Predicted 3D model of an 89-nucleotide RNA (c-di-GMP-I-GGC riboswitch aptamer) from a Geobacteraceae bacterium. The sequence was found by an Rfam model in a public genome assembly. The model forms 95% of the base pairs in the Rfam consensus. The organism belongs to Geobacteraceae, within Bacteria.

[in-house]
Parts: sequence; C1' cells; structure tokens
RNA sequence: CAUGAAAAGCUGAACCUGUCGCGAGACAGGGGCGGAAAACUACGGGUCUUAUCCUCGUAUUCCCCAUAAAGAUAGCCGAGUUGCCAAAG
Repeated sequence: CAUGAAAAGCUGAACCUGUCGCGAGACAGGGGCGGAAAACUACGGGUCUUAUCCUCGUAUUCCCCAUAAAGAUAGCCGAGUUGCCAAAG
C1' cells in the first nucleotide's frame, strides 16, 4: 500500500421503559440485529416530518397535492475530514 483471518477494545438495529419534541425523531437505561469507519461534517442526491404563523397556486370554503421555508436521517448512497488492531500478501 492493499486487505479484513484472529484477538483485545469500540459501537449498538428491532423491541421495551422514561424524558423531550406538533412530528420525522433525539437523549438516557435495558437489549443486541449488525458494523472496519455504524467516528465526525447535512456539501450533492434520496427518503421522511411540519402544530401554530407566513408566502404562492387552486378555490365559496376545507381537505389532498405541488412549491417554498424550517427540520429529521451520517445504521440510505455519494463526497470531505480524522482514526484502532493485525495474519497471510
């Protein structure tokens, strides 16, 4: 460098409980499906959410949908940054 066989350590899906949030979800405890970046950054794409208020289209009005805006997801993909251990090669 490439790779992920072993070991140590790390992380912690679903689900359950509690708290917070309108919500997607987040945090803590239990749990352990998995992970070699399942560490970090919402930069690009995707997916998901939005009570109240505001803008736009339609409309008598409401709902739905779309757009905008504000968010969630780094365990959806890409990108960037950093990083543990190590056999054979």